[in-house]
This is a predicted structure of a 72-nucleotide RNA (transfer RNA) from a Patescibacteria group bacterium. The organism belongs to Bacteria candidate phyla, within Bacteria. Its Rfam family is "tRNA". From the family's description: Transfer RNA (tRNA) molecules are approximately 80 nucleotides in length. The family's RNA type in Rfam is transfer RNA. Its mean pLDDT, the model's own confidence on a scale to 100, is 84. The sequence was found in a public genome assembly.
């Protein structure tokens, strides 16, 4: 330098073009003499950036950025 893939909550990952979710972590509560476990609730997001298409974009298109793999 080229090709492919990935980028979404603090972490690991979902999400037919039509309300952005789960588990873990964190906070609170129930339970216990107490802790842990278990259960319930809550909190937490400019969906990497900038444009474009569309009535509507995390999703499709373009460019860029970061990372991974392969080729040179």
């Nucleotide at each position: 330098g080229g090709a492919u893939g990935u980028g979404u909550a603090g972490c690991u990952c979902a999400a037919c073009g039509g309300c952005a979710g789960a588990g873990c972590a964190g906070g609170c509560g129930u339970c216990u003499u107490a802790u842990a476990c278990a259960c319930g609730c809550c909190c937490g997001g400019u969906u990497c950036u900038a444009g474009g298409u569309u009535c509507g974009a995390a999703u499709c298109c373009u460019a860029g950025c970061a990372c991974a793999u392969c080729c040179a």